This is a predicted structure of a 163-nucleotide RNA (c-di-AMP riboswitch aptamer (ydaO/yuaA leader)) from a Pseudonocardiales bacterium.
């Protein structure tokens, strides 16, 4: 003096994943008062998200062909490609790992929303079990978990505050 890792605090991103109450419990604590501070429990509140009626839309009727249950949560879909296994009627098909794109989504002064050009980055994952289209009432859940410490542009409207 640089770097890297860790905790605590405050700040910020993704994402519905935020709050408040309780003469309840259970641990500490206490100046011993239903004090204080954690956590479980219940029960609000705001936010998501499934299931649910008329209506409507499939459904019904030719022709052709091969696969094959179908559905939800989420931006997360749709390709082409290279390795390697595997089935194959030898046309392909599919798993797995990798590249390259893509619909869709996110971040970039940090008050917020927007708008311009730029950049950097996602482009998963997992759940239901043969079953659910929309859907008012009605009615069931869910409030996790993962990163980071900021200074790119040009605009416009909006809030606080402060003089």
């Nucleotide at each position: 003096g640089g770097a890297a890792g860790g905790u605590c605090a405050c700040c910020g991103c993704c994402g519905a994943a935020u709050u408040g109450a309780g003469a309840u419990c259970c641990g500490a604590u206490c100046a011993c008062g239903u004090u204080u501070c954690g956590g479980a429990c219940u029960c609000g509140a705001a936010c998501c998200g499934a299931g649910g009626a008329c209506c409507c839309a499939u459904c019904c009727g030719u022709a052709c062909c091969a696969a094959u249950g179908g559905g939800g949560u989420g931006a997360a879909u749709c390709g082409g490609u290279g390795c390697c296994g595997c089935c194959u009627u030898c046309g392909g098909g599919u798993g797995g790992c990798g590249c390259c794109g893509u619909a869709g989504g996110g971040c970039a002064c940090a008050c917020c929303u927007u708008c311009c050009c730029u950049g950097c980055c996602c482009g998963a994952a997992c759940c239901c079990g043969u079953c659910a289209g929309c859907u008012a009432a009605c009615c069931c859940g869910g409030u996790a978990g993962g990163c980071g410490g900021u200074u790119g542009c040009c605009g416009a409207g909006g809030a606080a505050g402060a003089g």